[in-house]
RNA sequence: AAUCUUGAGCCGCUGAAUUCUGCGCGCAGAAGCGGGGGAACCAACGAGACCGCAAGCUCCUUUCGGUCUCCGGGGUGAAUCGACCGGCACGGCCGGCCGUAGGGCGACUUUCGCGCCCGAAUCCGUCAGCUAACCUCGCAAGCGUCCGAUGGAAGGAUUU
Numbered sequence: 001a002a003u004c005u006u007g008a009g010c011c012g013c014u015g016a017a018u019u020c021u022g023c024g025c026g027c028a029g030a031a032g033c034g035g036g037g038g039a040a041c042c043a044a045c046g047a048g049a050c051c052g053c054a055a056g057c058u059c060c061u062u063u064c065g066g067u068c069u070c071c072g073g074g075g076u077g078a079a080u081c082g083a084c085c086g087g088c089a090c091g092g093c094c095g096g097c098c099g100u101a102g103g104g105c106g107a108c109u110u111u112c113g114c115g116c117c118c119g120a121a122u123c124c125g126u127c128a129g130c131u132a133a134c135c136u137c138g139c140a141a142g143c144g145u146c147c148g149a150u151g152g153a154a155g156g157a158u159u160u
Stems, first nucleotide, its partner, number of pairs: 011144004018031006032139006042129001046070007054062003072127001073124004081099002084096005102118005108155005
């Protein structure tokens, strides 16, 4: 001097998930941010078969009622949808791979550009559209982009 690894702190990133106060020190509360439920108005109010009543334009059709069969639905989140391949308990589910709706980062903000990524998981339990008042819940978890294409443009802040 270079490279790699580890630890700590600062700083930074995804995310709503931060700060403060009190006291009996692990409880409670406040501010702030975020989620759910919840009127009016508006929206919505499945399909097939059979039976019964009534009406009619009388090969049948329609309204209403009943029975049976098939399909549940919703929330948080960017995380949806599809092709191909393989497996299974084969109406579908699981896995692999490639895309994709959509989302994030590259250290002031926006935008252009380039580059790198994510495209999961989980909860409620037959139930919830929107929704003022009102009611209620959460404040976790996990990481390390850049000394940059010293990228362009506009705006701003700080320092000299």
This is a predicted structure of a 160-nucleotide RNA (c-di-AMP riboswitch aptamer (ydaO/yuaA leader)) from Cohnella zeiphila.
Of the family's consensus pairs, 96% are formed in the model.
RNAcentral holds the sequence, with entries from Rfam.
NCBI's taxonomy places the organism under Bacteria, Bacillati, Bacillota, Caryophanales, Cohnella.